């Protein structure tokens, strides 16, 4: 580039000191202690294991991940009087190739 997937799920610990949730624009979280690092922890994408497929199992390896639906919006459509709802695109995110 390409394919899946994204509304479940995860700590009253150490440490550490101010930031943090891509990016813009909201709107939040933060000294009742952020980021970051150790421990835990979730889940199962790849491997593993059963299986004839479909599918199932562990969870010791490889990665992910642990406030808010991907926190909401941004662009297009539909519905509504509006506030707003819904579906879809762009962006992003993990994986696998």
């Nucleotide at each position: 580039c390409u394919c899946a997937u994204c509304c479940a799920g995860a700590g009253u610990g150490g440490u550490g000191g101010a930031g943090g949730g891509a990016a813009c624009g909201g709107c939040c979280c933060g000294a009742c202690g952020a980021a970051g690092c150790c421990c835990g922890g979730c889940a199962a994408c790849c491997g593993c294991c059963c299986c004839a497929a479909g599918g199932g199992g562990a969870a010791u390896g490889g990665u992910g991940c642990c406030a808010a639906c991907u926190c909401c919006g941004a662009c297009c459509c539909g519905c509504a009087a509006a506030u707003g709802c819904g579906g879809g695109a762009g962006a992003g995110a993990u994986g696998a190739g």
Predicted 3D model of a 97-nucleotide RNA (SAM riboswitch aptamer (S box leader)) from a soil metagenome. The model forms 97% of the base pairs in the Rfam consensus. The sequence is in RNAcentral, with records from MGnify.